[in-house]
Context: one part of a larger RNA
RNA sequence: CCAUCCUCAAGGAACUCGGCAAAUUAACCCCGUAACUUCGGAAUAAGGGGAGCCUAAAAUAUAUAGACUUCGCGUUGAAAGUAUUUUAGGCCGCAGAGAAUUGGUCUGAGCGACUGUUUAUCAAAAACACAGGUCCGUGCUAAAGCGAAAGCUGAUGUAUACGGGCUGACGCCUGCCCAGUGCCGGUAGGUUAAAGUGAAGAGUGAGAGCUUUGGACUGAAGCCCCGGUGAACGGCGGCCGUAACUAUAACGGUCCUAAGGUAGCGAAAUCCCUUGUCGGGUAAGUUCCGACCUGCACGAAAGGCGUAACGACUUGGACACUGUCUCGAGGGUGGACUCG
Numbered sequence: 001c002c003a004u005c006c007u008c009a010a011g012g013a014a015c016u017c018g019g020c021a022a023a024u025u026a027a028c029c030c031c032g033u034a035a036c037u038u039c040g041g042a043a044u045a046a047g048g049g050g051a052g053c054c055u056a057a058a059a060u061a062u063a064u065a066g067a068c069u070u071c072g073c074g075u076u077g078a079a080a081g082u083a084u085u086u087u088a089g090g091c092c093g094c095a096g097a098g099a100a101u102u103g104g105u106c107u108g109a110g111c112g113a114c115u116g117u118u119u120a121u122c123a124a125a126a127a128c129a130c131a132g133g134u135c136c137g138u139g140c141u142a143a144a145g146c147g148a149a150a151g152c153u154g155a156u157g158u159a160u161a162c163g164g165g166c167u168g169a170c171g172c173c174u175g176c177c178c179a180g181u182g183c184c185g186g187u188a189g190g191u192u193a194a195a196g197u198g199a200a201g202a203g204u205g206a207g208a209g210c211u212u213u214g215g216a217c218u219g220a221a222g223c224c225c226c227g228g229u230g231a232a233c234g235g236c237g238g239c240c241g242u243a244a245c246u247a248u249a250a251c252g253g254u255c256c257u258a259a260g261g262u263a264g265c266g267a268a269a270u271c272c273c274u275u276g277u278c279g280g281g282u283a284a285g286u287u288c289c290g291a292c293c294u295g296c297a298c299g300a301a302a303g304g305c306g307u308a309a310c311g312a313c314u315u316g317g318a319c320a321c322u323g324u325c326u327c328g329a330g331g332g333u334g335g336a337c338u339c340g
C1' cells in the first nucleotide's frame, strides 16, 4: 500500500450527484397511538415504561387428609407442594432482552391500484401482467391457429362459451367531427374478365369445306355510387375590431373547415424562451411544495382527473444517528515485502 473487521476527543451531513456506506433502532410484556380511509386499514403508527438474582407476603389455579353425611366419593375442605401473577424488601456488576438472532422513524409530491413478471451474464422499473371495462368476430364440421395432407388444437367446450384488438382496481367521467382511410350494409344505374352469341369480313380451295379477324348484344365480384360506423385508423383553426383611466374583451365582423379541443388538468415524467412570476420552506433553494395560465408542443379507454392501501421505484424536507466529513489516529486478520 490492497482487502476486510474493530474503536475514537469535540462537532454531527459541514461529505456527496445523492446520507452512498456506516451508525441508530431491534425479540418479548405493559401503556399509548394522528391525518386520511375503499371502514378492512393506516399501526409494531408516533411516543413512553419494564426486565437479572435472593427473601417474604398475598391472590388465583390445581388435591387429598380430615369433617359432615340422606352412605351417592353427595356436601365441605386445610396445612404442605406445584404453577402463574402482583407487591414489598434486599444483593451484585460499567452493563440484567448482559452473548447471538433481532424494524431507524416521520412527512410532502410523482408514477403504477394491489400480490405477481422481466432483459440467465451492466437495466427489476413508471416496463409486462393483472382483476375490472369496452369493441369486433364466432351457431358448432364455430371463429381462430398448425399442417403438403390425413389430421390436431380450440374442446370431449357451445355465446354466462371461445378467439382477437384496445384500456387497466376503485370513484367521478369519457365532449365535437363520418370529409379522407378502414369496416359494415345497400342495390337502381355506370364501368368490367373469361365465356356466350355472332353482323360483317380475310386467307385458301374447282367446290363442299378448312383456317382466321371480329362490331353490336348478353355477362360476376370488385370499383364508381347511396347510407351507417370513433372504447375503428384518425382529426379537433386564423385575422380584425370593441366597455366612461388603463388593461382586458362577455360582444361584433370576416375567411377557412368534416369539425374547430368540451369537462378536467396545466412551467407537468409533457414549457423551447426559463433558474417564467408570486407565495412557502432555508442565513442562503437551477431541485421541492402551493398557486397563476402566456399549454413552443395536455386532454378524455395510444383514456382524462382524483384516490385509501401497497413499492429493494423516483423526488423534496425533518428528527434520531453516526469517521460521510472537519481530519485524521490507533488496533486485529489475510495479502503485498524478505527468506525458503
Stems, first nucleotide, its partner, number of pairs: 001335008010326002014324001019321001028050004036041001038169001052091011066076003092096001104319007111311002116128002132167007144153003170306004175236003180233002182229005189224003195218002200213005237255005264298001265295001276292005
Model confidence (mean pLDDT): 87 of 100.
The part of an RNA shown here (large-subunit ribosomal RNA, domain IV) has 340 nucleotides and comes from a marine metagenome.